[in-house]
RNA sequence: CAUAAACACACGCUUAGUUUCUUGGUAAGAGCCAAGAAAGCGGGGGAACCAGGUUUUUACAUUGGGGCGAAUCACUCAUUCACAUGAGGUGUAGGGUACCAUCUUACCCGAGUCCGUCAGCUAACCUCGUCAGCAGUAGAUGGGUCUG
Numbered sequence: 001c002a003u004a005a006a007c008a009c010a011c012g013c014u015u016a017g018u019u020u021c022u023u024g025g026u027a028a029g030a031g032c033c034a035a036g037a038a039a040g041c042g043g044g045g046g047a048a049c050c051a052g053g054u055u056u057u058u059a060c061a062u063u064g065g066g067g068c069g070a071a072u073c074a075c076u077c078a079u080u081c082a083c084a085u086g087a088g089g090u091g092u093a094g095g096g097u098a099c100c101a102u103c104u105u106a107c108c109c110g111a112g113u114c115c116g117u118c119a120g121c122u123a124a125c126c127u128c129g130u131c132a133g134c135a136g137u138a139g140a141u142g143g144g145u146c147u148g
Base pairs, nucleotide, nucleotide: 012134013133014132018039019038020037021036022035023034024033025032026031040130041129042128043127044126045125050120064118065115066114067113068112073091074090075089076087077086078085094109095108096107097106099143100142101141102140103139104138
């Protein structure tokens, strides 16, 4: 000097997932834990209108339908009669990366799960959640904020 890995750093990042107050426990205290109440943010149900449905014919399927979320869809290989299954598989709709927007660029995600035969939109109204996980690209233009 270069490469790889680990540790630390919580000003910070993904997400709706934050803030304040009351009571009790622990503690010298800060803080933490439990039970509640508000505010903020987010989700679901739920009129009118609209949409949709109600008739006839043909083909196919019958493996119901719906919600949260960026997380959809297609293909390849192995295997199989086929479906299914497997692969750190290849791409992709879409999403993320230190004030905001646009462009360029680099990296990353592209999961999971819930309802239970049932729900279009939807004012009033009703109802639920406020977890979890992390070490985070750079440049240009314009607009902001703070400090000196």